[in-house]
RNA sequence: GUGGGCCGGGUGGCCGCUCUUUCCCGAUUCGUCGGGAGGGAGAGGAAAGUCCGAGCUCCAACCGGGCAGGGUGCUGGAUAACGUCCAGGCGGGGUGACCCGACGGAAAGCGCCACAGAAACAAACCGCUUCGGCUUGCCGGAGUAAGGGUGAAAUCGGGAGGUAAGAGCUCCCGGCCGUUUGCAGUGAUGCAGCGGCGGGUAAGCCCCACCCGGAGCAAGGCCAAAUAGGGGGGCUAUGAGUGCUCGACUCGUCCCCGGGUUGGCUGCACGAGGCUUCCAGUAAUGGGAGUCCCAGAGGGAUGGCCACCGCGUGUCCGCUCACUAGGAUGAAGCCCUUAGGGGCGUAAACUGAUGGCUGGCAGGUACAAAACUCGGCUUAUAGGCCCAC
RNA sequence: GCGAGAUAGCUCAGGCGGUCAGAGCGUCGGAUUCAUAACCCGGAGGUCGAGAGUUCGAGUCUCUCUCUCGC
Numbered sequence: 001g002u003g004g005g006c007c008g009g010g011u012g013g014c015c016g017c018u019c020u021u022u023c024c025c026g027a028u029u030c031g032u033c034g035g036g037a038g039g040g041a042g043a044g045g046a047a048a049g050u051c052c053g054a055g056c057u058c059c060a061a062c063c064g065g066g067c068a069g070g071g072u073g074c075u076g077g078a079u080a081a082c083g084u085c086c087a088g089g090c091g092g093g094g095u096g097a098c099c100c101g102a103c104g105g106a107a108a109g110c111g112c113c114a115c116a117g118a119a120a121c122a123a124a125c126c127g128c129u130u131c132g133g134c135u136u137g138c139c140g141g142a143g144u145a146a147g148g149g150u151g152a153a154a155u156c157g158g159g160a161g162g163u164a165a166g167a168g169c170u171c172c173c174g175g176c177c178g179u180u181u182g183c184a185g186u187g188a189u190g191c192a193g194c195g196g197c198g199g200g201u202a203a204g205c206c207c208c209a210c211c212c213g214g215a216g217c218a219a220g221g222c223c224a225a226a227u228a229g230g231g232g233g234g235c236u237a238u239g240a241g242u243g244c245u246c247g248a249c250u251c252g253u254c255c256c257c258g259g260g261u262u263g264g265c266u267g268c269a270c271g272a273g274g275c276u277u278c279c280a281g282u283a284a285u286g287g288g289a290g291u292c293c294c295a296g297a298g299g300g301a302u303g304g305c306c307a308c309c310g311c312g313u314g315u316c317c318g319c320u321c322a323c324u325a326g327g328a329u330g331a332a333g334c335c336c337u338u339a340g341g342g343g344c345g346u347a348a349a350c351u352g353a354u355g356g357c358u359g360g361c362a363g364g365u366a367c368a369a370a371a372c373u374c375g376g377c378u379u380a381u382a383g384g385c386c387c388a389c
Numbered sequence: 390g391c392g393a394g395a396u397a398g399c400u401c402a403g404g405c406g407g408u409c410a411g412a413g414c415g416u417c418g419g420a421u422u423c424a425u426a427a428c429c430c431g432g433a434g435g436u437c438g439a440g441a442g443u444u445c446g447a448g449u450c451u452c453u454c455u456c457u458c459g460c
Base pairs, nucleotide, nucleotide: 001389002388003387004386005385006384007383009309010308011307012306013305014304015303017042018041019040020039021038022037023036024035025034026033027032044367048378049377051376052375053374054373055372056216057215058214059213069212070211071210072209073208074088075087076086077085078084089103090101091100092099093098104207105206109205110204111201112200113199125148126147127144128143129142130141131140132139133138134137156174157173158172159171160170161169175197176196177195178194180193181192182191183190184189220266221265222264223263224262230257231256232255233254234253235252239251240250241249242248273292274291275290276289277288278287279286280285310365311364313362314361315360316359318357319356321355322354324352325351326350333344334343335342336341390460391459392458393457394456395455398414399413400412401411407445416432417431418430419429438454439453440452441451442450
């Protein structure tokens, strides 16, 4: 450096929260309710985003097929299913370990390809070759995609032959394509041969293959209460109100019905469950055995304070530590001396930077929190540990 | 749990890929007026929410994220 796996604070004390359970006390309409004491349990690797796939529930349809719409897209496997995972193929990147890929079809058809350019799917602007004409360097015709110029892109790239000039026109090497042949492989595909040379775009329409009914726990089920209102029926009265009369409208009480609102219970915690181990498989995964029970709020619990420890950050002090720079224009010491000096010399003492260790102080300890439940994906994440290459 | 949106200071077009970055209000300058407003003329002002990808080319197509709003 690359890949994979794991953890993501610990212990103790005090105060508090949610659920559950046992006991005691009180109330009771005997269903329970309130208070107190004790025991047990109490978030995540992503609980998140809600991007996919399922379970479960209701509605619709009930075999099946087609149209429309949506999704997926190399091959084989795994799975309840998937756009996920595993293995392989091909392409691309990296020196490499390894990583990335919306990776079917452009030779079914349509559309689009700005500007520039002659031409963007069919094409002759310049140039090259040749023929004809004449005013002899111009005009016209034909051929030519090798060269120039334009552009993101110009009809396979390089070389040789060939030709009037040229051209996959022919050959060699290479590239790409093929409902083509042989061999290997379950297959994608690879190798060899044969045939061919078609611009791009399908995250434009489309074609091919496969898949998909809709809504969602605010689904759905059960129960209770009161008020207002609706519908139906009965009863009383012949009333009351709108100033009086007539007409019209409204008003009582009882029973039943169905719906809404609010509240409670349920759905709702034994599950595609966790842990250990064995077997099959390259693996994803599957099977067997043993063992465990592990949150369930509803203004929404799992927290706060203190002490000690852990972790890393900054700063300060210290060190028989490491390394490096100065010291070195060479201290002390030793030797020689013509007394001016010269030579040898310990990676010296000492000083500073960086790192390590011990200690003190300060401030910090991420991302983020279930809400019907699972399988994935994506995104966020202080810091630490382990393994392989 | 489900759905919609983000473009100039504000309100919105453009959504069919290219010269397509626009309109109205606002703002600045000029002209008019004794002066102001209105009218008239001209100008400035934008990483099209952020980041990747497809493509020769992205405001537009695809994916991921952020924010806002509604049920």
Molecule: RNase P RNA; transfer RNA
Organism: marine eukaryotic metagenome